[in-house]
Notes: Model confidence (mean pLDDT): 85 of 100. Predicted 3D model of a 1390-nucleotide RNA (small-subunit ribosomal RNA) from an uncultured bacterium. Rfam family: Bacterial small subunit ribosomal RNA.
C1' cells in the first nucleotide's frame, strides 16, 4: 500500500448493466460576497480588423545639408567660415526575442547513436599581414510625368562602396614520394613540384576595427536503432519506383536531379488508402499497473491572409523584406495603387465564456555605438476578473426571571430557537485618521586617490525607483466596517407543522404526489461547507464492467459442424560449445523546472531558495550459464514404421432377393366400400371393397435391435463380390523428437432448395374438396403437384448438441457391456482399447460434473463484455438464384438473464374426502298474492348491504312516533347534561283560558323548603366555558360479524442439512371422521387446532315427593285423582352407573379393520348442539357503540304540522296458496311438546251467522288459561277451470289506536282472476332426515308474520359406485404466475 452502496426478485443465490459517494479542470452558470498574498485569463473564427505602439542604431566609416545661431565680409540682394536635424551611401542588427497549432502519423517529436560526408558572422586562444592604383553611384543640383504611389532624364561627387596589379607565414585545387592509423568505400602526418587566393581606414594618439591561417566554444546540417492514435466494411501498394555505373548539383551524404543498364522494393511483425491529432518534459487520477490528458512554465517542430518562388546574408526561403498568383478590405482625378494584429493593447463577430487602446526602461536580458546614450508592447510592475490555491476577518469573556416573540406538542403546562439576544466587563486583527518607513542598486559613468607594465585594475566620493509614500512599524478612535449558500425518503450527515390532492411540481438511481406526503411548496428546526455554496460539462476512479498484474465460455453473454495442414505459437532424456535472451558490476546518458525527502526565506501557509533524492529507459564495458534460444554429439518412455492376430449397420462400384404397396390382365363373388369423435367429399350395378392365379413397376429392408457396434463429423442396418481405409490387441524388429495446436488455406458436410437428364411404387409441400368452428387460409378426412430414388453440377447452413475445441500428465471406490490378450473350462481374478451406470476428494452460483471431468496441471486455436434494434442496414466477397458469410449505427430501457425456493395455478398424474355428483324424494324456474332488491319516477320515494359470502338482509313490527328523507313553521346556551358569574323564584305537575295546524306565544288558580341570616339544595332566566351532527373517511381505526369450514390444517424450540431463501420435523408405508394412530425415520420434543372435558337426548340405579303420578287401601261423583293416603309405576331434578373393540372368531408387525357373533336401553364418533386454528377476501359495519383526522355552528344543530320510506312500464332473488280425488266439502271423534300470561292469559254464561261485544270464576302459574292439526270415522263430490283455486272488486261490520284516506289487522255476504304440473336451468334432503301437520314464542296499541327462532305429530324412498361436474385435503410435477390463470402476454386499430 487496495472500503463500499441503491436498484432484477414473493424471498434467495449467481450472472450482468444502470447509479450514487472521490479527486480534477484554461471551467461555465444560480445565489451570495470583507481583505490580502501567490498564480491564471479566448478551449469557439489560423475569422475580419480602425487606431497607437512592438528593430533599429552606429557623425570614432562617408559625402553633405534646412532651419537656427555665433563669428567674418556685403553692393544690404546676399556671400563665406563654424556647430550642425531630417534624409541619404556604408557598417552591423533586423533568421533573437514575442505570437500562434494551421498543417504534420513524419526522422516530426523523445531516447541512443553516427558523420573517414558538413558548416559555423558577432566572442576567446596561437600564427601572419596591410605596398601601390583604378572605378562608379545615391544625395545634393537641373529639368520632366504623375491624383497619389512612386518614376524617368542630365550634371557632379565620397567612403570601412566597387575592381586591378603586387606580396604570400598560411591555406585551397592537381601531380608525386614516404610514414602512420582505421571503419569497406578511405582518413591524417611530413616532404617536393605546379597553379591560385588577402586586407579598410577612422581616431580625441589611449585605441578601435580590416585581411589570410590553425585551434577553441556556441550554434546548427545530415544519418541510423528503438518507440509513437484509430478503422481490414481500407489488401495489396510502387514508376524516379528499387538498386547499379557515371555526370550534375549542395556546406555535406543521397534518385536530391539527370542520361543509361538490371528488376526490383514495401506487406498479415498490417504496406497502401481514409479518419484524428503538433511531438515531449510534465499534468490530472489511481494501491499499483494502468487510463485520460499536452492550458500556463521549459525544449524542440511547424506556420505567418492563401499558394509558389528564390534574392540577399555567417546564418532565411525570411511574422512586423522582396517577386508572382489567388481571395478580401481600402484609395482613387478610373490611368492606377495601397494592405496583412496567429507581437502588446484595443474593435467587430462566434460563442455558455476569457481582462486595460495602462506606467516604467528602475532591475533581468536583447540590438547597435570606443563612450555618453538611444531603441525594446522582451522584460518589470500596476489595472480588471472570487477563475483557483494560501491566509486571516466578521468579535472575546461572563450573563437564565431560560424575557419577548415564532415554531411544535400529549396545550391551566412543557418543548425548543437558547447563554443566543438583552445587560457588563475585555480586546482591536481587517477598515478608517494622522506619523514614520528599508531593501530591489550592482554597475556602466563622473570626480578624486592609488598600485604598476599607461590602459587596466583597486579604493572612496557624487548620482540613478515604474512599481509606491507600496510592503512593513508607531499612534488614536470605535463591536464598531464585514455571511451566506446548499442540503435533510434511502444511498447520505439533517424532522416537524402547515397548504396542495396523479394537481402543481420534484428526481442523480431506486422513485415520490390520487386528504393524515420526513420526497411536492411554506415555516420553524436541523446538518454540512464556509467568502463562499449550489449546479452543469468533461477526465480518471470505484469498474476484477477488456481481467499483464486481474475475467469467462454445460444450462447466464460466449467452443468454430468436422477433418487435413501453411505461416506462427509451444515442445522428451543425456552431454559438449556458444553467450543473442537472462542475471550482476562499473562508464556514459537520461536538460531545467515539476514530483518526494530535507533544509532555509517571505509574521504563517500559498509561494519561492539550496541540496539529495527519483527519472523504473537507452548505449557501451567487463563478468555469470541454472534456464530459454542457436550449434555439435548421444539416448529410447513421445511419434511413426515392421510381423502376426482380430473387429465392425465403415466407404466406393457391381450382383442377387423375399415381404409390403400400387397398377395392369384373367376368375370366383355382390352391394357396398372407405373414412371418422360423428360425418362428408371419394370409389362402387360400366361389378368396387373382399378374395385367387399371373405379370410390372419403384422404393424401402420387418424379426435379430440392445445403455450393441462403425465413423472426423454429418452419418450407417436384407444377402453377397471385387476394391479401399480404419481401429484394437500381441510380439519389441527398425527409425531416432521425426511431436502437438493451428490465424489464413483445402477438404468434407443432415434435411430442404437450385440446374441438366432420367425415374416415378409409397408418402406428400402447394393446391382442390369435405368436415369443424364465431371464422378455420389449421389439427381430421378424400385426393393430388413439385418432390422423396439415381447420375452429374451447386448450395454449405441446423437444438450440424454431450448447446461441453484439440491434445497431453496426474487424482478412492464398486457394479454392467463390446473387442483383443491371458486361461481355454458351464469358472475365474488380470491386462490394454472403447462404451454405460453410481459415488470418494475436489470444483461449480445451483442444478449437478466428477479417469468419457465441468477435479489438478501444461500448450494452442476459437469466442464472450447489459436488454432491445439485429444476425437487421450499408459495403465488400460467395451463389444459377433462393440466400450464405463477414458485420454496425442512430434511437431506446432499468433492466433483460441464469440456478434453486415457497406459494399458487394446469382442459398433468396419484391418493382421498363432502348430498360434489350418481340413486331417489320433494321443491325453485310457468300462475297469483306477500315480501325484498335493481330500475324508473318523485319534492321526498332517507341511509347501508351487491357472486359464492347483498335480495321475509340492517329491520325480532315504517298509519304519527320510529325517521335519519321531503314541503311549511319556529328556536339559536340551543331538545338533554356539568362548571362559574349575575338576578328571580321552594321544589312542585305548572292545572285553566285564549290565538294558533302545531311546536309556540300571552295569561294564569293552588303552593310557599333549609338556615347559623352570610346563604345552601332546587327551579327559572341572562352571560359565559364545555354542547350538538344518523355530516365525511370501514381505504386511518377499536370491537363485532360473514367465509373459505368444523375444513385438517398451520407453527414454535432445539438439532441436523443448504453460501442462501429454505428445508427436515409435517415425508414414506398402513390406518382414521381427524397432522387420529401404529410402524419407519436426523430428527427429539412442544404449541394452538382435532378428539375428549361441557349442555341436551336415549337406558337403569338412588335419592327426593308438590301443584305432578294412582298399582294397592278407604270416602265420594252423573263425571274426573275430586278426597284420605301412598311412592310403587309414570314424571319431575339432583347424584351416580353404563361403551373401552372391553369379550369371541378372522386379517393385520402394530395401529386398526371385518363379523346376520356373545352381552347389551344403546357398538364401533350412539343422535343433537355449544365449542370455529395460522390466516385469506384494504370482504362487512364510522347507521348499534366506541375512536383519530376533515367538514358545519341563527345550521349539515333541534321543535313541530304534514307527506314520504306503502309510489309502478318492468327484470330478479326468498317465500305464501294452488293447479286437486293419497283430494275438496260437511258432520263425528282422539292423541303433543315447547313455550307465554296481571294495563295480562281469560275458563263458564249470554249477544252476535262471524269478527267480536257483555257478564264474569281462576291463575304472577307442574294447580288457572291460551290450547292442537294432519290422522281416524261416517257422509258427499266424480275429473270438470270443478263443490279444485283463491286472487280481484263491490257492499256491511268489528277490533286496537289521539288519528286506519294516502296506509292495519280480522268478520260477514256477494264477486270468483290467473292457474291442468311449469323451457333452459336450478335448489334442499342420507333417518326419527326428506315430506307433511299443526301448535308456541320475541317484536308488538294494533298489524301487513306467507318472515325469523323454536316444538311436537305422521313419517318414507335411495346410495351400483367416483369416470364426470363443483368445493376441499396429503404427495408429486411443469411453469416466462407472485395483484399469483379473473396471472401473464402476442398481433391488429385507435
Nucleotide at each position: 500500500u487496495u472500503a463500499g452502496a441503491g436498484u432484477u426478485u414473493g424471498a434467495u443465490c449467481c450472472u450482468g448493466g444502470c447509479u450514487c459517494a472521490g479527486g480534477a479542470u484554461c471551467c461555465c452558470u444560480u445565489c451570495u460576497a470583507g481583505c490580502g498574498g501567490c498564480a491564471g485569463g479566448c478551449c469557439u473564427a489560423a475569422u475580419a480588423c480602425a487606431u497607437g505602439c512592438a528593430a533599429g542604431u552606429c557623425g570614432a566609416a562617408c559625402g553633405g545639408u534646412a532651419a537656427a545661431u555665433g563669428c567674418c565680409c556685403u553692393u544690404c540682394g546676399g556671400g563665406g567660415c563654424g556647430u550642425g536635424a531630417g534624409a541619404g551611401u556604408g557598417g552591423c542588427g533586423c533568421a533573437c526575442g514575442g505570437c500562434c497549432g494551421c498543417g504534420u502519423a513524419a526522422c516530426g517529436c523523445g531516447u541512443a547513436u553516427g558523420c573517414a560526408a558538413c558548416c559555423c558572422a558577432c566572442c576567446c586562444c596561437c600564427u601572419g599581414c596591410a605596398g601601390c592604383g583604378g572605378g562608379a553611384u545615391a544625395g545634393c543640383c537641373c529639368g520632366g510625368a504623375g491624383a497619389a504611389a512612386u518614376c524617368c532624364g542630365g550634371a557632379u561627387u565620397a567612403a570601412c562602396c566597387c575592381c586591378g596589379c603586387a606580396u604570400g607565414a598560411g591555406g585551397a585545387g592537381c601531380g608525386g614520394a614516404g610514414g602512420a592509423g582505421g571503419c569497406a568505400u578511405c582518413u591524417c602526418c611530413u616532404c617536393c613540384g605546379u597553379u591560385u587566393c588577402a586586407a579598410a581606414a577612422c581616431u580625441a594618439c589611449g585605441g578601435u576595427g580590416g585581411c589570410g591561417g590553425g585551434g577553441g566554444a556556441c550554434g546548427g546540417g545530415c544519418a541510423u536503432g528503438c518507440g509513437u492514435c484509430c478503422c481490414a466494411u481500407u489488401a495489396g501498394g510502387u514508376a524516379g519506383u528499387c538498386g547499379g555505373c557515371g555526370g550534375g548539383g549542395u556546406g555535406a551524404c543521397g534518385g536530391c536531379c539527370c542520361a543509361c543498364c538490371g528488376a526490383g522494393c514495401c506487406c498479415a511483425c498490417g504496406a497502401u488508402g481514409g479518419g484524428u491529432a503538433g511531438g515531449g518534459g510534465a499534468u490530472c487520477u489511481g494501491a499499483g499497473a494502468g487510463g485520460a490528458c499536452g492550458g500556463u512554465c521549459c525544449c524542440c517542430c511547424a506556420c505567418a491572409c492563401u499558394g509558389g518562388u528564390a534574392c540577399u546574408g555567417a546564418g532565411a526561403c525570411a511574422c512586423g523584406g522582396a517577386c508572382c498568383a489567388g481571395a478580401c478590405u481600402c484609395c482613387u482625378a478610373c490611368g492606377g495603387g495601397a494592405g496583412g494584429c496567429a507581437g502588446c493593447a484595443g474593435u467587430a463577430a462566434g460563442g455558455g465564456a476569457u481582462a486595460u487602446u495602462g506606467g516604467u526602461c528602475a532591475a533581468u536580458g536583447g540590438g547597435g555605438g570606443g563612450g555618453a546614450c538611444c531603441c525594446u508592447g522582451a522584460a518589470c510592475c500596476a489595472g480588471c476578473c472570487a477563475u483557483g490555491c494560501c491566509g486571516c476577518g466578521u468579535g472575546a469573556g461572563g450573563g437564565a426571571u431560560g424575557a419577548a416573540g415564532g415554531c411544535c406538542c400529549u396545550a391551566c403546562g412543557g418543548g425548543u430557537c437558547g447563554c443566543a439576544g438583552a445587560c457588563c466587563u475585555c480586546u482591536u486583527u481587517u477598515g478608517c485618521c494622522g506619523g514614520g518607513g528599508g531593501a530591489u542598486a550592482a554597475c556602466g559613468u563622473g570626480c578624486c586617490c592609488u598600485a604598476c607594465g599607461a590602459g587596466u585594475g583597486g579604493g572612496g566620493c557624487a548620482g540613478u525607483g515604474a512599481a509606491g509614500g507600496u510592503a512593513c512599524c508607531c499612534g488614536g478612535a470605535g463591536a464598531a466596517u464585514a455571511a451566506g449558500c446548499a442540503u435533510c425518503g434511502g444511498c447520505u450527515a439533517a424532522c416537524u407543522c402547515c397548504g396542495u390532492g396523479c394537481c402543481a411540481g420534484c428526481a442523480g438511481c431506486c422513485g415520490c404526489g390520487g386528504u393524515a406526503a420526513u420526497a411536492c411548496g411554506g415555516a420553524g428546526g436541523a446538518u454540512g461547507c464556509g467568502a463562499g455554496c449550489g449546479u452543469u460539462a468533461u477526465c480518471c476512479g470505484g469498474a476484477u464492467u477488456u481481467a499483464u498484474u486481474g475475467g469467462g465460455u454445460u444450462u447466464a453473454a460466449a467452443g468454430g459442424g468436422u477433418g487435413c495442414g501453411u505461416a506462427g505459437g509451444c515442445g522428451g532424456c543425456c552431454u559438449g560449445g556458444u553467450a543473442a535472451g537472462u542475471c550482476a558490476g562499473c562508464g556514459g546518458u537520461g536538460a531545467a523546472a515539476u514530483c518526494u525527502c530535507c533544509a532555509c526565506g517571505c509574521u504563517c501557509a500559498a509561494c519561492g531558495u539550496g541540496g539529495a533524492a527519483c527519472g523504473u529507459g537507452c548505449c557501451g564495458u567487463u563478468g555469470a550459464u541454472a534456464c530459454u534460444g542457436u550449434u555439435g554429439g548421444g539416448c529410447u518412455a513421445g511419434a511413426a514404421u515392421g510381423c502376426g492376430g482380430a473387429u465392425g449397420c465403415c466407404g466406393u462400384g457391381g450382383g442377387a432377393g423375399g415381404a409390403a404397396u400400387g397398377u395392369g390382365u384373367g376368375g370366383u363373388g355382390u352391394a357396398g366400400c372407405g373414412g371418422u369423435g360423428a360425418a362428408a367429399u371419394g370409389c362402387a350395378u360400366a361389378g368396387a371393397u373382399a378374395u385367387c392365379a399371373c405379370a410390372c413397376a419403384g422404393a424401402a429392408c420387418a424379426c435379430c435391435g440392445a445403455u450393441u457396434g462403425c465413423g472426423a463429423a454429418g452419418g450407417c442396418a436384407u444377402c453377397u463380390c471385387a476394391c479401399g481405409a480404419a481401429u484394437c490387441c500381441g510380439c519389441u524388429a527398425u527409425u531416432g523428437a521425426c511431436g502437438c495446436u493451428g490465424a489464413g488455406g483445402c477438404a468434407c458436410g443432415a434435411a430442404a432448395g437450385u440446374g441438366u437428364g432420367g425415374g416415378g411404387a409409397u408418402c406428400a409441400a402447394a393446391c382442390a374438396g369435405g368436415a369443424u368452428u364465431a371464422g378455420a387460409u389449421a389439427c381430421c378426412c378424400u385426393g393430388g403437384u413439385a418432390g422423396u430414388c439415381c447420375a452429374c453440377a451447386c448450395u454449405g447452413u441446423a437444438a450440424a448438441c454431450g448447446a461441453u475445441g484439440a491434445u497431453g500428465a496426474c487424482u478412492a471406490a464398486c457394479c454392467g457391456u463390446c473387442g483383443g490378450c491371458g486361461a481355454u473350462a458351464c469358472a475365474c481374478a488380470g491386462u490394454c482399447g472403447g462404451u454405460g451406470g453410481c459415488c470418494a476428494a475436489g470444483c461449480g452460483a445451483a442444478a449437478g460434473c466428477g479417469a468419457u471431468a465441468a477435479g489438478u496441471c501444461a500448450u494452442c486455436c476459437a469466442c464472450c463484455u447489459g436488454g432491445g434494434g439485429a444476425g437487421u442496414a450499408c459495403g465488400a466477397c460467395c451463389g444459377c438464384a433462393a440466400g450464405g458469410u463477414u458485420g454496425a449505427a442512430a434511437c431506446u430501457c432499468a433492466a433483460a438473464g441464469g440456478a434453486a425456493u415457497u406459494g399458487a395455478c394446469g382442459g398433468g398424474g396419484g391418493c382421498c374426502c363432502g348430498c360434489a355428483c350418481a340413486a331417489g324424494c320433494g321443491g325453485a324456474g310457468g300462475a297469483a298474492c306477500a315480501u325484498g332488491u335493481g330500475g324508473u319516477u318523485u319534492a321526498a320515494u332517507u341511509c347501508g348491504a351487491u357472486g359464492a359470502u347483498a335480495c321475509g338482509c340492517g329491520a325480532g313490527g315504517a298509519a304519527c312516533c320510529u325517521u335519519a328523507c321531503c314541503c311549511g313553521g319556529g328556536c339559536u346556551c340551543g331538545a338533554a347534561c356539568g362548571g362559574c358569574u349575575g338576578g328571580u323564584g321552594a321544589a312542585g305537575a305548572g292545572a285553566g283560558a285564549c290565538a294558533g295546524a302545531g311546536a309556540u306565544g300571552u295569561u294564569g288558580a293552588c303552593g310557599u323548603c333549609c338556615u347559623u341570616c352570610g346563604g345552601g339544595a332546587c327551579a327559572c332566566c341572562a352571560g359565559u366555558c364545555g354542547a350538538g351532527g344518523u355530516g365525511c373517511u370501514g381505504c386511518a381505526u377499536g370491537g363485532u360479524u360473514g367465509u373459505c369450514g368444523u375444513c385438517a390444517g398451520c407453527u414454535c424450540g432445539u438439532g441436523c442439512c443448504g453460501u442462501g431463501a429454505g428445508g427436515u420435523g409435517u415425508c414414506g408405508g398402513c390406518u382414521u371422521a381427524a397432522g387420529u394412530g401404529c410402524c419407519a425415520u436426523a430428527a427429539c420434543g412442544a404449541g394452538c387446532g382435532c378428539a375428549a372435558c361441557c349442555c341436551u337426548u336415549g337406558u337403569c340405579g338412588u335419592c327426593a315427593g308438590u301443584u305432578g303420578c294412582c298399582a294397592u287401601c278407604a270416602g265420594g261423583u252423573u263425571a274426573u285423582g275430586c278426597u284420605g293416603g301412598g311412592g310403587a309405576c309414570u314424571c319431575u331434578g339432583g347424584c351416580g352407573a353404563g361403551a373401552c373393540u372391553g369379550c369371541c372368531a378372522c386379517c393385520g408387525c402394530a395401529a386398526g379393520g371385518u363379523g346376520u357373533g356373545a352381552g347389551g336401553a344403546a357398538g364401533g364418533g350412539g343422535g343433537g348442539g355449544a365449542u370455529g386454528a395460522c390466516g385469506u377476501c384494504a370482504a362487512a359495519u364510522c347507521a348499534g357503540c366506541a375512536c383519530g383526522g376533515c367538514c358545519c355552528u341563527u345550521a349539515c344543530g333541534u321543535c313541530c304540522g304534514g307527506g314520504g320510506c306503502g309510489a309502478c312500464a318492468c327484470a330478479c332473488g326468498c317465500g305464501u296458496u294452488a293447479c286437486a280425488a293419497u283430494g275438496g266439502u260437511g258432520g263425528g271423534u282422539a292423541c303433543a311438546g315447547a313455550g307465554g300470561g296481571c294495563a295480562g292469559c281469560c275458563a263458564u254464561c249470554c249477544g252476535g251467522c262471524g269478527a267480536c261485544g257483555g257478564a264474569g270464576c281462576g291463575c304472577a302459574a307442574a294447580u288457572c288459561u291460551c290450547a292442537a292439526a294432519a290422522a281416524c270415522c261416517c257422509a258427499u263430490c266424480c275429473c270438470a277451470g270443478u263443490u279444485c283455486g283463491g286472487a280481484u272488486u263491490g257492499g256491511a261490520g268489528u277490533c286496537u289506536g289521539c288519528a286506519a284516506c294516502u296506509c292495519g289487522a280480522c268478520u260477514c255476504c256477494a264477486u270468483g282472476a290467473a292457474g291442468u304440473u311449469g323451457g333452459a336451468u336450478u335448489c334442499g334432503c342420507u333417518a326419527g332426515u326428506a315430506a307433511u301437520c299443526g301448535c308456541g314464542c320475541a317484536u308488538c296499541a294494533g298489524c301487513c308474520a306467507u318472515g325469523g327462532c323454536g316444538c311436537g305429530g305422521u313419517g318414507a324412498a335411495u346410495a351400483c359406485g367416483u369416470u364426470c361436474c363443483c368445493g376441499g385435503g396429503c404427495c408429486u410435477u411443469g411453469u416466462a404466475c407472485a395483484c399469483a390463470c379473473c396471472g401473464c402476454c402476442c398481433g391488429u386499430c385507435a
About this RNA
The RNAcentral record of the sequence draws on Greengenes.